[in-house]
Context: one part of a larger RNA
Molecule: small-subunit ribosomal RNA, central domain
Organism: uncultured prokaryote
RNA sequence: CUGGGCGUAAAGAGUUCGUAGGCGGACAAGCAAGUUAGAGGUGAAAGCCCAGGGCUCAACCUUGGAACUGCCUUUAAAACUGCUUGUCUAGAGACCGGAAGAGGUAAGGGGAAUACCUAGUGUAGAGGUGAAAUUCGUAGAUAUUAGGAAGAACACCAGUGGCGAAGGCGGCUCACUGGACCGGAACUGACGCUAAGGUGCGAAAGCGUGGGGAGCGAACAGGAUUAGAUACCCUGGUAGUCCACGCCGUAAACGAUGAGUGCUAGGUGUUGGGAAGCAUAGCUUUUCAGUGCCGCAGCUAACGCAUUAAGCACUCCGCCUGGGGACUACGGCCGCAAGGCUAAAACUC
Numbered sequence: 001c002u003g004g005g006c007g008u009a010a011a012g013a014g015u016u017c018g019u020a021g022g023c024g025g026a027c028a029a030g031c032a033a034g035u036u037a038g039a040g041g042u043g044a045a046a047g048c049c050c051a052g053g054g055c056u057c058a059a060c061c062u063u064g065g066a067a068c069u070g071c072c073u074u075u076a077a078a079a080c081u082g083c084u085u086g087u088c089u090a091g092a093g094a095c096c097g098g099a100a101g102a103g104g105u106a107a108g109g110g111g112a113a114u115a116c117c118u119a120g121u122g123u124a125g126a127g128g129u130g131a132a133a134u135u136c137g138u139a140g141a142u143a144u145u146a147g148g149a150a151g152a153a154c155a156c157c158a159g160u161g162g163c164g165a166a167g168g169c170g171g172c173u174c175a176c177u178g179g180a181c182c183g184g185a186a187c188u189g190a191c192g193c194u195a196a197g198g199u200g201c202g203a204a205a206g207c208g209u210g211g212g213g214a215g216c217g218a219a220c221a222g223g224a225u226u227a228g229a230u231a232c233c234c235u236g237g238u239a240g241u242c243c244a245c246g247c248c249g250u251a252a253a254c255g256a257u258g259a260g261u262g263c264u265a266g267g268u269g270u271u272g273g274g275a276a277g278c279a280u281a282g283c284u285u286u287u288c289a290g291u292g293c294c295g296c297a298g299c300u301a302a303c304g305c306a307u308u309a310a311g312c313a314c315u316c317c318g319c320c321u322g323g324g325g326a327c328u329a330c331g332g333c334c335g336c337a338a339g340g341c342u343a344a345a346a347c348u349c
């Protein structure tokens, strides 16, 4: 390299958009670049291969043939690919009408709880645990009532429910805004798919500047436990968690399953629409889009997957090639740093 693969054995990039490139719907006509066929030229010699010949044989030498799978010229064909022209509507998009949603951003206001402060009542305990102690409390705690101010999170509804490309998104109201879906249809007419580089987004932790700080709580301190206890349990508690702006760019970023298109038994739920019938709290049947469970064929090493495929096919991208060394070194690029991306070898089993 060919090949074989990528749910769990090594292997799908965290994810979107998109450039080059690759691939690309139906019909007709033309061209003849690819393609196919014929002819001609060329494809040095030697070597290889085949049939002979010469050294006693062989190596070796030599004669003839074949081959040189290629390239060029020319003639022809027009199915397929390509190109050009014209036409089309099944892909894609636009338009009109509907309707669901924790999709996003910003602003405003809400109640429960928590800790704190002030005041009232009230008195000796309270906390905490397996049991305790550290701790708080006669300077009046805990409990309870009223008031205040604070930050963070939004019980019930809530659902193998919904939305989003992924990360993710959950009290309420309003403003702005993205996408998907259903129905209609007299519009455009292949405008499509994928996507190396590139670009945006990207949990948590972490970083910078400035705020904020109720609860929780790395580090840290103390009390226990223990042979020890740098832990598990308890009392405290700083960064952080929250906000604004800017970085970081990683996760078991998981469905451990790339994107798109078509095809291939069913059964049963559920979410959002539509249609028809019954003559309406609605029910039944059916259809489109999503989301679950079970299950046939088929696939699979098995487990299992099974119209949301891991089945049958096609297009494009990414990735793998024994374990360790090594998600490393060196170099380069990025970053304030932490570090990230790319990525070996010696050696060893």
Base pairs, nucleotide, nucleotide: 004320005319006318007303008302012317014201015200017198021194022193023192025088026087027086028085029084030083031082033081034080035077036076037075038074039073040072041071042070049065050064051063052062053061054060091191092188093187095184096183097182098181103177104176105175107173108172110154114150116148117147118146119145120144121143125136126135162169163168206247207246208245209244210243211242215241216240220236221235222234223233258316259315260314261313262312263311266294267293268292269291270290271289272288273287274286275285276284277283278282298305299304322349323348324347331342332341333340334339